[in-house]
């Protein structure tokens, strides 16, 4: 160069046929305990990589583009 594939909460992932995004561990508050964990109840956290098109409606289709991982061929 050329090809496939990934980018969603702090971390690891799920999202089916387009229909207002969710689990686990962690974080936080309360309970329980002399205390700490473990457990129990519950909150909190997201412009879904970045712009742009299609649409009523986009995480999801479609183009750019960044960053990543791997395969191939080039070079040395």
């Nucleotide at each position: 160069g050329g090809g496939u594939g990934g980018u969603u909460a702090g971390c690891u992932c799920a999202g089916u046929u387009g229909g207002u995004a969710g689990a686990g561990c962690a974080u936080c508050u309360g309970g329980u305990u002399u205390a700490c964990a473990c457990c129990c109840a519950g909150g909190a956290g997201g412009u879904c990589g970045a712009c742009a098109g299609u649409u009523c409606a986009a995480a999801u289709c479609u183009g750019u583009c960044a960053c990543u991982a791997c395969c191939c061929a080039c070079c040395a």
Description: A computed fold for a 76-nucleotide RNA from Candidatus Mesenet longicola, annotated as transfer RNA. The source organism's lineage runs through Bacteria, Pseudomonadota, Alphaproteobacteria, Rickettsiales and Candidatus Mesenet. Its Rfam family is "tRNA". The family's RNA type in Rfam is transfer RNA. Model confidence (mean pLDDT): 81 of 100.